[in-house]
Context: one part of a larger RNA
Molecule: small-subunit ribosomal RNA, 3' major domain
Organism: uncultured bacterium
RNA sequence: UGACGGGGGCCCGCACAAGCGGAGGAACAUGUGGUUUAAUUCGAUGAUACGCGAGGAACCUUACCCGGGCUCGAACGGCUAUAGAAUAUAUGUGAAAGCAUAUAGCCAGCGAUGGCUAUAGUCGAGGUGCUGCAUGGUUGUCGUCAGCUCGUGCCGUGAGGUGUCGGCUUAAGUGCCAUAACGAGCGCAACCCCUAUUUUCAGUUACCAUCAGGUUAAGCUGGGGACUCUGAAAAGACUGCCACCGUAAGGUGUGAGGAAGGUGGGGAUGACGUCAAAUCAGCACGGCCCUUACGUCCGGGGCGACACACGUGUUACAAUGGGGGGGACAGCGGGACGCUACCGGGCGACCGGAUGCCAAUCCUGAAACCCCCUCCCAGUUCGGAUAGGAGUCUGCAACUCGACUCCUUGAAGCUGGAUUCGCUAGUAAUCGCGCAUCAGCCAUGGCGCGGUGAAUACGUUCCCGGGCC
Numbered sequence: 001u002g003a004c005g006g007g008g009g010c011c012c013g014c015a016c017a018a019g020c021g022g023a024g025g026a027a028c029a030u031g032u033g034g035u036u037u038a039a040u041u042c043g044a045u046g047a048u049a050c051g052c053g054a055g056g057a058a059c060c061u062u063a064c065c066c067g068g069g070c071u072c073g074a075a076c077g078g079c080u081a082u083a084g085a086a087u088a089u090a091u092g093u094g095a096a097a098g099c100a101u102a103u104a105g106c107c108a109g110c111g112a113u114g115g116c117u118a119u120a121g122u123c124g125a126g127g128u129g130c131u132g133c134a135u136g137g138u139u140g141u142c143g144u145c146a147g148c149u150c151g152u153g154c155c156g157u158g159a160g161g162u163g164u165c166g167g168c169u170u171a172a173g174u175g176c177c178a179u180a181a182c183g184a185g186c187g188c189a190a191c192c193c194c195u196a197u198u199u200u201c202a203g204u205u206a207c208c209a210u211c212a213g214g215u216u217a218a219g220c221u222g223g224g225g226a227c228u229c230u231g232a233a234a235a236g237a238c239u240g241c242c243a244c245c246g247u248a249a250g251g252u253g254u255g256a257g258g259a260a261g262g263u264g265g266g267g268a269u270g271a272c273g274u275c276a277a278a279u280c281a282g283c284a285c286g287g288c289c290c291u292u293a294c295g296u297c298c299g300g301g302g303c304g305a306c307a308c309a310c311g312u313g314u315u316a317c318a319a320u321g322g323g324g325g326g327g328a329c330a331g332c333g334g335g336a337c338g339c340u341a342c343c344g345g346g347c348g349a350c351c352g353g354a355u356g357c358c359a360a361u362c363c364u365g366a367a368a369c370c371c372c373c374u375c376c377c378a379g380u381u382c383g384g385a386u387a388g389g390a391g392u393c394u395g396c397a398a399c400u401c402g403a404c405u406c407c408u409u410g411a412a413g414c415u416g417g418a419u420u421c422g423c424u425a426g427u428a429a430u431c432g433c434g435c436a437u438c439a440g441c442c443a444u445g446g447c448g449c450g451g452u453g454a455a456u457a458c459g460u461u462c463c464c465g466g467g468c469c
Stems, first nucleotide, its partner, number of pairs: 008469006015460002019423005026315008034306002042053002064301007076124009087104007107114002126290002129288003135284002137279003140275001142273001147186006153162003166177003192267004197235007207224002211222003238261001241255001242253004304442001317416001321375007334363002338357002342353004382413001387408007429452007
């Protein structure tokens, strides 16, 4: 000077408390450990690994295993020689890759030569091999916590201190006052984006109040620029005003006005540093190692195994519910190798036609909810695992190992021990919808969107983490 203390003081945070809903019990999905295996490729391991890299493992991917091939090589650059335009097709063999053979074909340029291919030779290749404890870059975490420093001055022999302490205040080293300190920088805040209100301008593919036409119905048509909306420019919130407290900063107010009130709500933004934290498998890169193999091509298998253990989820155990019929209301988005209205076939997944849309124009229809009927508390008309059969679609191909549909089957499960997690408002809970990846899909995951919409916070003694003295 730090760190630490079952030392003290002050203060924060869903940290506790007050509440609501979960996990831990069941089945399944998924990741991991372990075990097994020819291989179950590799990495990530308290918080900060475990629906993580992976925002798509049937082949490919793929790095792993078995087998069959190649060795200037699957790709790329340079040089030399020989031959041939490039190339296309067929046959044999083979699991394929490949190998062998045959046929057709004969580039530009007068030529030198150039381009391309094959063979032979050669120099560079290639490596998801090792080292994240040699590194760059990027990332997690403490933590969006309020801290971390510097110049000059002053103090101290010096390491260092002061400033940054003290009092009050703030979400904040945010400010005010005081002050051997005076200033400054990186952080805080603000500037940026979305959202909540209004005005002006502009109206197509959006809108439809008034007028006219028109229909079973419909902005459907003429038209309109009012309204909604779209998108550009402005306004608006600043403790600005009032009252009280306070020297001030500031605080309090079911105070006014206002769409909004004290950071309005949300996002982006992550200081100096910590963990030799993570990544050599995204990429780059030093060193080491392999070079007829640790490179590379192909077929098949594996990454999907299964006594078990753990994490994260989905579905339930039911009546605030299950089933049947009828009725209503979104937003973010996506669409040409695409999204598809409508018609026909099929119980259905879907199929066959057909139309619109390169999209504010077409696809475009939400579910919970409301009304009626039914079930009557049961392992059930709850629950849907598992299993049998029959199919649909994608794709060269669904055996290992896809999703979906129909019929039958109907398991465990009657609210889950110790323990533990999330959340303070349009939040939790609950309900559906969209997107990326993508032929298809193991998506119950991830990222967004809207619908319905709570309870509770006395307080800071205690647990955890953090800040200052």